Predicted 3D model of a 507-nucleotide part of an RNA (small-subunit ribosomal RNA, 5' domain) from an uncultured bacterium.
Context: one part of a larger RNA
RNA sequence: UUGAACGCUGGCGGCAUGUCUAAGGCAUGCAAGUUGAACGAACAAUGAAGAAGCUUGCUUCUUCUGCGUGAGUGGCAAACGGGAGAGUAACGCAUUGGUCAUCUACCCUGUACACGUGAAUAACGCAGAGAAAUUUGUGCUAAUACACGAUAAUGAUGAGGGGACGCAAGUCAUUCUCAUUUAAAGCUCCGGCGGUACGGGAGGAGCCUAUGUACUAUCAGCUUGUUGGUGAGGUAAAAGCUCACCAAGGCUAUGACGGUUACCGGGCGUGAGAGCGUGACCCGGCUCACUGGGACUGAGACACUGCCCAGACUCCUACGGGGGGCUGCAGUCGAGAAUCUUCCACAAUGCACGAAAGUGUGAUGGAGCAAUGCCGCGUGUCGGAUGAAGGCCUUCGGGUCGUAAACGACUGUUCUGAGGGACGAAUUUGUGACGGUACCUCAGCAGAAAGGGGUUGCUAACUCUGUGCCAGCAGCAGCGGUAAUACAGAGACCCCGAGCGUUAACC
Numbered sequence: 001u002u003g004a005a006c007g008c009u010g011g012c013g014g015c016a017u018g019u020c021u022a023a024g025g026c027a028u029g030c031a032a033g034u035u036g037a038a039c040g041a042a043c044a045a046u047g048a049a050g051a052a053g054c055u056u057g058c059u060u061c062u063u064c065u066g067c068g069u070g071a072g073u074g075g076c077a078a079a080c081g082g083g084a085g086a087g088u089a090a091c092g093c094a095u096u097g098g099u100c101a102u103c104u105a106c107c108c109u110g111u112a113c114a115c116g117u118g119a120a121u122a123a124c125g126c127a128g129a130g131a132a133a134u135u136u137g138u139g140c141u142a143a144u145a146c147a148c149g150a151u152a153a154u155g156a157u158g159a160g161g162g163g164a165c166g167c168a169a170g171u172c173a174u175u176c177u178c179a180u181u182u183a184a185a186g187c188u189c190c191g192g193c194g195g196u197a198c199g200g201g202a203g204g205a206g207c208c209u210a211u212g213u214a215c216u217a218u219c220a221g222c223u224u225g226u227u228g229g230u231g232a233g234g235u236a237a238a239a240g241c242u243c244a245c246c247a248a249g250g251c252u253a254u255g256a257c258g259g260u261u262a263c264c265g266g267g268c269g270u271g272a273g274a275g276c277g278u279g280a281c282c283c284g285g286c287u288c289a290c291u292g293g294g295a296c297u298g299a300g301a302c303a304c305u306g307c308c309c310a311g312a313c314u315c316c317u318a319c320g321g322g323g324g325g326c327u328g329c330a331g332u333c334g335a336g337a338a339u340c341u342u343c344c345a346c347a348a349u350g351c352a353c354g355a356a357a358g359u360g361u362g363a364u365g366g367a368g369c370a371a372u373g374c375c376g377c378g379u380g381u382c383g384g385a386u387g388a389a390g391g392c393c394u395u396c397g398g399g400u401c402g403u404a405a406a407c408g409a410c411u412g413u414u415c416u417g418a419g420g421g422a423c424g425a426a427u428u429u430g431u432g433a434c435g436g437u438a439c440c441u442c443a444g445c446a447g448a449a450a451g452g453g454g455u456u457g458c459u460a461a462c463u464c465u466g467u468g469c470c471a472g473c474a475g476c477a478g479c480g481g482u483a484a485u486a487c488a489g490a491g492a493c494c495c496c497g498a499g500c501g502u503u504a505a506c507c
Stems, first nucleotide, its partner, number of pairs: 001505002004503005011377006017370002019335001024333003028330003033076003038073002042069002047064008083288003092213004097208003102205003107201007115149004124139006155181007163172003186193002214260003221251003226248008263285004267278004290311005313324004341367001343366003349363001350361004380410004390401004415444006424434001427430001451496005456477003462491005472479002
């Protein structure tokens, strides 16, 4: 010093922290939605118009309409946020550069454009299959869904010419010509919001270089896509990244290869420093998501609460077949020396969607539990000697606990009761989970609040009794065999104090 545990003890508050073990298994609820100002239907409030019926001011029907609802189609988000450290000794991380070898949705900015046409499909209707999960056929319909055509370059691809450098091969900057090819979507409350192409920016991401990055030689040789070349494929992109062919290379005592251990850094602990140890919480990066493999969609994933396959486990079943994945928040079993509530709220901060109102958010803000840690406060203050009683010791005179108590006066931190009562709200109005909390005022009672370890030396603190190498103590030296300051009890004393010791671990 600690993410601690254990023993004894325990009054309050603030701020932190809280499965270090089984990356073991999980009941239940919640943790990613949103959009009707993209779309068609359905339901449906109000109002208007028309028609019918009659009970003459009501009911029903049809049409229109800018309240609204949302199952479906479409869009965006779901790659973020949250968790964990299994794997990894590696361009994984850190620092330094490179990318003339690259991508980038939303956002900002610039230029140009948005013409025309079509076929479907879900929802829905009808008819089925199945225990369920789910699903089949047929018919109808819309779009910012899908497809086709037009237009088009300073875009892309290909070919050619010119320029600079160079003996040349070629390299570089960039221009010109030609050919081929590629686009769009509407909605609107009329304010706007969107769409397409190509530039620039910001932020983000990929790849590469150099240096650094644990132990082990009782691991000394390792390697065949291996090392390089040519060609092809492939990627956003360089590259044996992949393949065919050719060559036989490449690494290694400056430790290859193998084995063991381990996420890395900012930091954290300690120390005068050098260093040594460590990587909980918070921040950045990486990796993982039941185990293994794979791709799809997409700007971005080879995707924690998406898909497919295989496996183990588990659940439902009408036995034909299906469902699941807490290393999210709570919670449960197990394991363990050991680690919390199946809480409140979207009020704030952020994020997603939306034009907005808003919706969602176990992110987050809060409350709860635990002396787990740090910090603060309290358990009274002043007076009070006949130095009371009592305990202990005694040389029996007395000494000590000790102003300690009693007793008198006072105070009310805290506590209890009553009354008032926030900031946090950004924004004129409205909006607070926390919370009737913090805080303020008044009233009441010293009342409800002290323990733990030690006393031979190291090391602050000593006597009596019991025991008699026994019972026991102990970190080391050691103590105990009849006068034990070392065992046990008592009194006194010492240290710390809501804590004190022990164990473990690091300096």
Description: RNAcentral holds the full RNA, with entries from ENA and SILVA. Its Rfam family is "Bacterial small subunit ribosomal RNA". The coordinates come from a structure-prediction model, not an experiment, and the mean pLDDT is 82.